[in-house]
RNA sequence: UCCUCGAACGGGCAAACCCGUGGCAACACGGGGACGCAAAGCCAGUGCCCUACCCUUGGAUGCUCAAGAGGGGUCGAACGGUUACCGAA
Repeated sequence: UCCUCGAACGGGCAAACCCGUGGCAACACGGGGACGCAAAGCCAGUGCCCUACCCUUGGAUGCUCAAGAGGGGUCGAACGGUUACCGAA
C1' cells in the first nucleotide's frame, strides 16, 4: 500500500407514521420523526415483486369486470457493478 474483517474514535443515513406537493397508481420529493443500517452511498444490468393512464383480447352497453403488458416504480428485497471515512484484533 492492497484485500478481508469489524473493536474504538469522529461522524453519517433515516423505517413506520404525520403534514405538504406531484402522479390514475405503484411511488417520488420536501419538512417533522427514528425502526434500524459498516455501505440503509450510487447504478434498474439479471430475475423477483408492485402499479395499470394508453394499448390488445374477451364480456358488458345501465353499472362496469377479467386477462395480457408497451410504459412506470422499487437498490431499506436478492444477485451483480461501482465509489468510499476510521484504524484495534
c-di-GMP-I riboswitch aptamer from Pseudomaricurvus alkylphenolicus, 89 nucleotides, folded computationally.
Its mean pLDDT, the model's own confidence on a scale to 100, is 81.
NCBI's taxonomy places the organism under Bacteria, Pseudomonadati, Gammaproteobacteria, Cellvibrionaceae, Pseudomaricurvus.
Its Rfam family is "c-di-GMP-I riboswitch aptamer". From the family's description: GEMM was predicted in a large-scale screen for bacterial structured RNA regulatory elements. Its family is annotated with cyclic-di-GMP binding in the Gene Ontology.
Of the family's consensus pairs, 95% are formed in the model.